[in-house]
Molecule: transfer RNA
Organism: Candidatus Altarchaeota archaeon
Order: sequence, then C1' cells, then structure tokens
RNA sequence: GCCCCAAUCGUCUAGCCCGGCCAAGGAUUCGGGAUUCUCAUUCCCGCGACGCGGGUUCAAAUCCCGCUUGGGGCA
Repeated sequence: GCCCCAAUCGUCUAGCCCGGCCAAGGAUUCGGGAUUCUCAUUCCCGCGACGCGGGUUCAAAUCCCGCUUGGGGCA
C1' cells in the first nucleotide's frame, strides 16, 4: 500500500443480508418497591445504546461513499 471482518444500553447480545411494527428487543449490573422477623431467593417498576460525517429515500441501526478504532490476510 491492497483486501476481508467487526463496532448497538455499564457488560454480554438480537435485529442488518431482504429498509417501514409501537417505545431499537432480551439477559445481567445498578436504583426503587412488594414478599420475608432479617438476609438470600422470587416478582414488579425504572435508568440506560445503533463509532463519526455525508448521500439515497416519504422513511436508514439496516442501502451507498468517506473517515476513525480494533482484528485478520497478502505484498
């Protein structure tokens, strides 16, 4: 230098290929509550995310382009 893959709640992850569901879903952590003599367990509620910039479109996490970061391969 070229090619491929990945990036989503604090953490793990689904959705992306094939655009459209309400409020981006689930688990866990954390906060509150219920239950209990207390703790634990269990249950309910809450908080919390699409790497950045542009483009296409009525509509983009999803498609296109560029960039950043990480991983791999070739030279």